[in-house]
Context: one part of a larger RNA
Molecule: small-subunit ribosomal RNA, 5' domain
Organism: uncultured bacterium
RNA sequence: GGAUGAACGCUGGCGGCGUGCUUAACACAUGCAAGUCGAGCGGAGUUAUUUGGAUUGAGAGCUUCGGCAGGAUUUUCAAAUAACUUAGCGGCGGACGGGUGAGUAACGUGUGGGCAACCUGCCCUGUACUGUGGGAUAAUCACGGGAAACUGUGACUAAUACCGCAUAAUAUCACUAGAGGCAUCUCGAAGUGAAGAAAGGAUUUAUUCGGUACAGGAUGGGCCCGCAUCUGAUUAGCUAGUUGGUGAGAUAACAGCCCACCAAGGCGACGAUCAGUAGCCGACCUGAGAGGGUGAUCGGCCACAUUGGGACUGAGACACGGCCCAAACUCCUACGGGAGGCAGCAGUGGGGAAUAUUGCACAAUGGGCGAAAGCCUGAUGCAGCAACGCCGCGUGAAGGAAGAAGGGUUUCGGCUCGUAAACUUCUAUCAAUAGGGACGAAAGAAAUGACGGUACCUAAAUAAGAAGCCCCGGCUAACUACGUGCCAGCAGCCGCGGUAAUACGUAGGGGGCAAGCGUUAUCC
Numbered sequence: 001g002g003a004u005g006a007a008c009g010c011u012g013g014c015g016g017c018g019u020g021c022u023u024a025a026c027a028c029a030u031g032c033a034a035g036u037c038g039a040g041c042g043g044a045g046u047u048a049u050u051u052g053g054a055u056u057g058a059g060a061g062c063u064u065c066g067g068c069a070g071g072a073u074u075u076u077c078a079a080a081u082a083a084c085u086u087a088g089c090g091g092c093g094g095a096c097g098g099g100u101g102a103g104u105a106a107c108g109u110g111u112g113g114g115c116a117a118c119c120u121g122c123c124c125u126g127u128a129c130u131g132u133g134g135g136a137u138a139a140u141c142a143c144g145g146g147a148a149a150c151u152g153u154g155a156c157u158a159a160u161a162c163c164g165c166a167u168a169a170u171a172u173c174a175c176u177a178g179a180g181g182c183a184u185c186u187c188g189a190a191g192u193g194a195a196g197a198a199a200g201g202a203u204u205u206a207u208u209c210g211g212u213a214c215a216g217g218a219u220g221g222g223c224c225c226g227c228a229u230c231u232g233a234u235u236a237g238c239u240a241g242u243u244g245g246u247g248a249g250a251u252a253a254c255a256g257c258c259c260a261c262c263a264a265g266g267c268g269a270c271g272a273u274c275a276g277u278a279g280c281c282g283a284c285c286u287g288a289g290a291g292g293g294u295g296a297u298c299g300g301c302c303a304c305a306u307u308g309g310g311a312c313u314g315a316g317a318c319a320c321g322g323c324c325c326a327a328a329c330u331c332c333u334a335c336g337g338g339a340g341g342c343a344g345c346a347g348u349g350g351g352g353a354a355u356a357u358u359g360c361a362c363a364a365u366g367g368g369c370g371a372a373a374g375c376c377u378g379a380u381g382c383a384g385c386a387a388c389g390c391c392g393c394g395u396g397a398a399g400g401a402a403g404a405a406g407g408g409u410u411u412c413g414g415c416u417c418g419u420a421a422a423c424u425u426c427u428a429u430c431a432a433u434a435g436g437g438a439c440g441a442a443a444g445a446a447a448u449g450a451c452g453g454u455a456c457c458u459a460a461a462u463a464a465g466a467a468g469c470c471c472c473g474g475c476u477a478a479c480u481a482c483g484u485g486c487c488a489g490c491a492g493c494c495g496c497g498g499u500a501a502u503a504c505g506u507a508g509g510g511g512g513c514a515a516g517c518g519u520u521a522u523c524c
Stems, first nucleotide, its partner, number of pairs: 001524004006520005013393006019386002021351001026349003030346003035092003040089002043086012061068002099304003108229008118221002123217008131165004140155006172194004178187003200209004230276003237267003242264006249257001279301004283294004306327005329340004357383001359382003365379001366377004396426004406417004430465001433459004440451001468513005473494003479508005489496002
């Protein structure tokens, strides 16, 4: 000199764009953050219409006065249709998005390769198919248990839920001519045998949305290897599934991944093992560069979700707002038993030098579900707070010497603040007032804006509402007076202060930067 997720002191007008718990991966009240589909299914409810039954009986008709016929209207039951709602079964999504950096010195990350050792829901392309049966169960009803959370027994029912049968090859397995490869091995025509699938819905009735099998693609993932990746030798030896082989198992797949047996290996001064520290990178800061430092925001990868362990479901998890067990903690309890997990967004306590609103909206972008309308979305878009940073603008402009008053100083002549002010003439950026007022909104049209009456434009009017901070001995730009008297104090280094202090304190003046200026901390 440059830099910062900064903090502290003094000061503080406006706008744009960013950024904002670096400490306790400490504990959390409250609200919200993942739902959706009735075009998969059976129910239930509400409303409307129609039909039928029962009921009520205004007015009024006939009458042989005994009754008969008809009936506005009231209530209600059943069925059908339509619209809407949805607890349950079922499907898809809750593995994305969002947070944090505790752990990890590792194939974790970066980079370059490999899988003849692999998987891939939704999506795209192609081929073929979508036939026929069955038994349950929730909801519901009945009877129970429990303070609650919840739950038992019996009866009934549906499906794109579940289970058979049939059919099917270019797919699987076995046999097989053969081909390839150094090898473990790989490919394999024709054929034979084995095993092996499905689901329907909607409507405009010929369309559409689905379903099954196989092949290919795309996307995403899994695994392996080379190289690189902090410090310590005041850590020198480490290792028993350890190193390798054979066989069996497990996996989507290779592999001591696991197991049985066999062999005795494997790593290490090119630093094993142990200990400490740490998420890695693109990047960021600095530097002429080489380097050095950092790993906030944004992007990629990894790991974690109170602590430890485990699997289930699924295309995908060993799963932040799923399940089970154990532990610590908190809460409810009728003491028998239950409930919980903000390192999601706000917010609270605590810690700390220190870090924001319990805001608005799904209008846009994106995501989930749905045929769609749409619903959900603290992702996201915005607003609020903070000079925390960067950038821009303003706090007026021109004229104005009686060099006013006043302050300071003085050799008492003056000098200086100083064209500075007053005064005159202008201007109106910003702020304030009034009027107008968006883009962002796309699809055939219409409708659709949280931000927001915001940005922006126009008008009128007023110099009005807007300057501080540090420094002035040298380094280092800037000097005098008074006070103090090795005191009080200053200080980054050298050093100032003991009676004429340009170095302390105050004042005047001056220098620097400026809505900031200084100090502290850290890095180059």